[in-house]
RNA sequence: GCCUUGGUAGUGUAGUGGUCCAGCAUUCGAGCCUGUCAACGCCUUUUUAGGCGGCAGCUCGCUUGAGACCCGGGUUCGAAUCCCGGCCAAGGCG
Numbered sequence: 001g002c003c004u005u006g007g008u009a010g011u012g013u014a015g016u017g018g019u020c021c022a023g024c025a026u027u028c029g030a031g032c033c034u035g036u037c038a039a040c041g042c043c044u045u046u047u048u049a050g051g052c053g054g055c056a057g058c059u060c061g062c063u064u065g066a067g068a069c070c071c072g073g074g075u076u077c078g079a080a081u082c083c084c085g086g087c088c089a090a091g092g093c094g
Stems, first nucleotide, its partner, number of pairs: 001093007010026004018077001027066006035058002040053005070086005
């Protein structure tokens, strides 16, 4: 230098012309719930302890919300999707 493939929420991905709000998982926020329960309260000759209750925190699950089409142009009634150029990444050839 040339060719191929790819670039979509913070992360990993689906979506190959029209479906609703670009889907899923994860992440983050809120709420509910489960368990464990510091503090604290009550009881008890296991008293430097045990039992019961128990807010916060953490935790299981659920609900809800937030967040994305690499950039520019073109085609089309309509583009994440097709075409052109650019940038970046991976692989191949020279």